RNAcentral holds the full RNA, with entries from ENA and SILVA.
A computed fold for a 476-nucleotide part of an RNA from an uncultured bacterium, annotated as small-subunit ribosomal RNA, 3' major domain.
Context: one part of a larger RNA
């Protein structure tokens, strides 16, 4: 100088408290440990591993196992030889060979040759998801969007170092003000960026419809661009104004006006560093190792096993509910190997057919909770839906291991969950549905979108984490 203290002072954070809803009990989904296995590929391990890499394991993927096969190799460069119209390459087909079919005058040329493609051969080499993340680059997590981390010159100290950065106030903030042997500066903070909340101008189709007309009653048509909206450009918020407090300061409290008020809400943005944190399996890469195998190709299996243990979720245990009928209102998105209307068939999943749309036009797309009626009447039930049987549908070469969905039947546990523990401060929690990526098919996960929409915060004594100053020290 730091680090640490069951030392002190001050401050902050869903840290506690005040509330709301969960997890922990049940069934199932999913990940992990363990066990099993020929193999159950590998990695991730307190917070910061465990619906994580994986935005999607039937084959493929795939790295694992069993069996079969290849050895200059599936892929790259170099050399030699052969062929390029009695040939070569591709496609179809087969268990395989035979076969069938299609395309091509192989290209340039100084006619010496060169290039290109295929086959055969020799070796240099290829190849490795083999090891080491404690040899590395790059990328990432974390403390933490916490307010810190430093430098130049000067000054002080024999020196390590100190000062500045401490002090008095203030702030979300090392934010700003005042003071001061310091004066300045840099990386962070803030602002500049995107989005959302208000409004003006411009523009008006595929969007919209106030007024006018037509109407098959559908903005459908004429028409219009006022409104909604779309997307370009502006305006607007700055403690700017007023009062009070404060040191005529920074700033704080209240008020006005305003769509919005003191960082308006949300996002992106992550300082110096810490954890020899994670990743050699994204990629790149040193060294080591394998080279008829630790490389390569295929068929089948496995990654989906199951006494059990843990994490994360979904569905419930019901009447603020279940069932049936009627009826209303979104937003974000996606679509040609696609989204698919309408009609018909089917109880249904779905099927047949083919309008429209490369989309503000068409489609996915009826949003659901909600509201209005009827019924059930507190039961393991008309709650709950696991499990099982049968019959089907879809995707795909193929659903046995091992997909998703439908109908009928079956109808398990579960009556609100011990110790403990998690999230959340407002359009939030809770609750309700919708879309997308991946994707042939497969979503309770993930990423987004809107609908309905709370309760509570006295406060900082205590638990946890963090910041500043100070003090002690057996550590540095």
């Nucleotide at each position: 100088u730091g680090a640490c203290g069951g030392g002190g002072a001050c401050c902050c954070g869903c840290a506690c408290a005040a509330g709301c809803g969960g997890u922990g009990g049940a069934g199932c989904a999913u990940g992990u440990g363990g066990u099993u296995u020929a193999a159950u590929u590998c990695g991730a391990a307190g917070c910061a591993a465990c619906g994580c890499g994986a935005a999607g394991a039937a084959c493929c993927u795939u790295a694992c196992c069993a069996g079969g096969c290849c050895u200059u190799g599936a892929c790259a460069u170099c050399c030699u030889g052969a062929u390029g119209g009695c040939g070569u390459a591709g496609g179809c087909g087969u268990a395989a060979c035979g076969g069938c079919u299609u395309a091509u005058u192989c290209c340039c040329c100084u006619c010496g040759g060169g290039g290109c493609a295929u086959c055969a051969g020799a070796g240099a080499c290829a190849g490795g998801u083999g090891g080491u993340g404690c040899a590395u680059g790059g990328u990432u997590g974390u403390c933490g969007u916490c307010a810190g981390c430093u430098c130049g010159u000067g000054u002080c100290g024999u020196g390590a170092g100190a000062u500045g950065u401490u002090g008095g106030g203030u702030u979300a903030a090392g934010u700003c003000c005042c003071g001061c042997a310091a004066c300045g500066a840099g990386c962070g903070c803030a602002a500049c960026c995107c989005u959302u909340a208000u409004u003006c101008c411009c523009a008006g189709u595929a969007g919209c419809c106030a007024g006018c007309a037509u109407u098959u009653c559908g903005g459908a048509u004429g028409g219009g661009c006022a409104c909604u909206c779309u997307g370009g450009g502006g305006a607007g918020a700055c403690u700017g104004c007023c009062g009070g407090g404060g040191a005529a300061g920074a700033c704080c409290c209240g008020g006005a006006g305003g769509a919005a008020g003191g960082u308006g809400g949300g996002g992106a943005u992550g300082a110096c560093g810490u954890c020899a944190a994670a990743u050699c399996a994204u990629c790149a890469u040193g060294c080591c190792c394998c080279u008829u195998a630790u490389g390569g190709c295929c068929u089948g299996g496995g990654c989906u096993a199951c006494a059990c243990a843990c994490g994360u979720g979904c569905u419930a245990c019901a009447a603020u509910g279940g069932a049936c009928g009627g009826u209303a209102c979104a937003a974000c998105g996606a679509g040609u190997c696609g989204c698919a209307a309408g009609a018909c068939c089917g109880c249904g999943a779905g099927g047949u057919u083919u309008a429209g749309c490369a989309a503000a036009u068409c489609u996915c797309u009826u949003a659901a909770a909600g509201c209005c009626g009827u019924u059930c009447u507190c039961a393991g039930u008309u709650c709950g839906g696991a499990u099982u049987g049968u019959a089907g549908g879809c995707u795909g070469c193929g659903a046995c291991u091992c997909g998703c969905c439908u109908a009928c039947a079956c109808g398990a546990a579960g009556u609100c969950g011990g110790a403990a523990u998690c999230g959340c401060u407002a359009g939030u929690a809770a609750u309700c549905g919708c879309g997308g990526a991946u994707c042939a098919g497969c979503a309770u996960g993930c990423c987004g979108c809107g609908g309905u929409g709370a309760a509570u915060a006295c406060g900082u004594u205590c638990c946890c984490g963090g910041g500043u100053c100070u003090u002690g020290u057996a550590c540095u």
The coordinates come from a structure-prediction model, not an experiment, and the mean pLDDT is 82.